Predicted 3D model of a 379-nucleotide RNA (Bacterial RNase P class A) from a Holosporales bacterium. The sequence is in RNAcentral, with records from ENA. Its Rfam family is "Bacterial RNase P class A". Rfam classes the family as a ribozyme. For this family Rfam cites "Ribonuclease P: unity and diversity in a tRNA processing ribozyme" (Frank and Pace, Annu Rev Biochem, 1998). The organism belongs to Holosporales, within Bacteria. It is recorded under the gene name rnpB. The model forms 96% of the base pairs in the Rfam consensus.
[in-house]
RNA sequence: AAGGUCGGGCAGGCCGCUGCGGUGCGGGAAAUCGUACCGAGGAAAGUCCGGACUCUUGCCAGCAAUGCCGCCGGCUAACCACCGGGCGUGGUAACGCGACGGAAAGUGCCACAGAAAAUAAACCGCCGGCAGGCUUCGGCCUAACGGUAAGGGUGAAACGGUGCGGUAAGAGCGCACCGCGUUGCUGGUAACAGCAACGGCAGGGCAAACCCCGGCAGGAGCAAUCGCAAAUAGGGGUCGGAGCCUUCGGGCGGCGUCGCUGGCGCGCCUUUCCGAUCCGGGUAGUGAGCUUGAGCGCGGCGGUAACGCCCCGCCCAGAGGAAUAGCGGUCACGCGGGGCAACCCGUGACAGAAUCCGGCUUAUCGCCUGACCUUGCUU
Numbered sequence: 001a002a003g004g005u006c007g008g009g010c011a012g013g014c015c016g017c018u019g020c021g022g023u024g025c026g027g028g029a030a031a032u033c034g035u036a037c038c039g040a041g042g043a044a045a046g047u048c049c050g051g052a053c054u055c056u057u058g059c060c061a062g063c064a065a066u067g068c069c070g071c072c073g074g075c076u077a078a079c080c081a082c083c084g085g086g087c088g089u090g091g092u093a094a095c096g097c098g099a100c101g102g103a104a105a106g107u108g109c110c111a112c113a114g115a116a117a118a119u120a121a122a123c124c125g126c127c128g129g130c131a132g133g134c135u136u137c138g139g140c141c142u143a144a145c146g147g148u149a150a151g152g153g154u155g156a157a158a159c160g161g162u163g164c165g166g167u168a169a170g171a172g173c174g175c176a177c178c179g180c181g182u183u184g185c186u187g188g189u190a191a192c193a194g195c196a197a198c199g200g201c202a203g204g205g206c207a208a209a210c211c212c213c214g215g216c217a218g219g220a221g222c223a224a225u226c227g228c229a230a231a232u233a234g235g236g237g238u239c240g241g242a243g244c245c246u247u248c249g250g251g252c253g254g255c256g257u258c259g260c261u262g263g264c265g266c267g268c269c270u271u272u273c274c275g276a277u278c279c280g281g282g283u284a285g286u287g288a289g290c291u292u293g294a295g296c297g298c299g300g301c302g303g304u305a306a307c308g309c310c311c312c313g314c315c316c317a318g319a320g321g322a323a324u325a326g327c328g329g330u331c332a333c334g335c336g337g338g339g340c341a342a343c344c345c346g347u348g349a350c351a352g353a354a355u356c357c358g359g360c361u362u363a364u365c366g367c368c369u370g371a372c373c374u375u376g377c378u379u
Stems, first nucleotide, its partner, number of pairs: 001375010012331007020039008041350001045361002048359005053221004058264006066217005071085004086100001087098004101212002106210002108206003123152002125148004131142004160178006179201001180199008225288004235279009244251002254268004295314003299310004333348006
């Protein structure tokens, strides 16, 4: 210098005018007015995973179904996230990617091509060869049947690979090395790795197909849940009157308790109609939940790291059909167009809170910045 790999940060700045939501203060009887401060994101999104919180009458045990996950060790409130490591795989490398338990429990699938796709398989080839034909007598051709998975060809994949021996030709048939399996030893917390001995090799792949094994989760979710509480219409108690059944005492229902089961408990209730009176539920509305939190920032310490601990400082949207905006000026940057140029004109990514957190994934015009790798050149 060129090319590449992995991160971190930003998401236009300032001024003026006009508005909107929240809180504090002040004025006003009130409606409301004035003023100060605050007022979207890195993803607020998808709702994929994990929690907090709330309800499910209480406690406990279990089950089914369903969902998620699946190498090891950490980290964490928890997790499939994150960090470190192992193994596999791609890359010269930095580094990337991997749902990474089981295919000998069972079921299923394996397109096209191919003879054969799983109880493997004989298309070509190779070898033996009944029989027949030809012959220059060396052999050659056809060929029933049999052997052979070494060679060719098909395929994503063809029942270990290479070599030597062996054989009619072949074949783990035998041997060496590699691979694989079993056992042992060594190193490592472990995943795993290395070494040695033994075994001739053992029935392909797919489980992000069903399924099996193991682990976790009871269910529902802030429209959770709770308080206050109109109008109208239901509900309940008591009293009075009326009705039906009756064994004349009364009765006119038993119900509920997480999807199911079990256990210990618990709660509520007694027909219908009319009137009076009292009570209660619930709707509109309104308030709580609601934003001080596994919070953010500087620094220190421990740890390879994720992360943890400590000190100091800060308060950073809280709406409720839902505010967070509009206009003008100016500066900076990118892009497009025009111009010889100075410069002029136009344009500005994805998107937008709704109980709150930790992750993942997806969308995104651009800008700034750090570390590392490869190649070339120079010293």